[in-house]
This is a predicted structure of a 104-nucleotide RNA (SAM riboswitch aptamer (S box leader)) from a Cytophagales bacterium. Its Rfam family is "SAM riboswitch aptamer (S box leader)". Rfam describes the family as follows. The SAM riboswitch is found upstream of a number of genes which code for proteins involved in methionine or cysteine biosynthesis in Gram-positive bacteria.
RNA sequence: GAUUUAUAUAGAAGCGUGGAGAGAACAGGCUCUUUGAAACGCUAGCAACCCCGAAAAAGGUGCUAAUUCCUGCCUCAAAGAAGGUCUUUGAGGAAAUAUAAACC
Numbered sequence: 001g002a003u004u005u006a007u008a009u010a011g012a013a014g015c016g017u018g019g020a021g022a023g024a025a026c027a028g029g030c031u032c033u034u035u036g037a038a039a040c041g042c043u044a045g046c047a048a049c050c051c052c053g054a055a056a057a058a059g060g061u062g063c064u065a066a067u068u069c070c071u072g073c074c075u076c077a078a079a080g081a082a083g084g085u086c087u088u089u090g091a092g093g094a095a096a097u098a099u100a101a102a103c104c
Stems, first nucleotide, its partner, number of pairs: 001104001003102006013043005021032003026072004044064003048061003068096001073093009
C1' cells in the first nucleotide's frame, strides 16, 4: 500500500515552538483562525478496537470545534410550480473517508 469485517449524531484540555492557514479528495456552501491556523514536542484527558486478566488497573494504536461540519450518486414520500417535467423539504440506501483488527 491492497482486501475483508466492525464502528462513525456521544465523549475529551493546557503549555511551548511556529507564524497562515484549516475543516480527507474534487465542487458548492458554511464555520474556525493574529483574542494566533497547520505542523512538531511535552503533559493531561476521552474511551472505539486490540492485548492482559476473575475483575479492575496497566499496555499497543487512536482520538480531544461544529453529525464524517452540510450537500453533491440512487430510491421513496410530501408540497409547490408547471404541463408530464422541474424545484424544495424529509426519510432510507450506496459511494468515498477515518479508526481498529485480521490477512496478502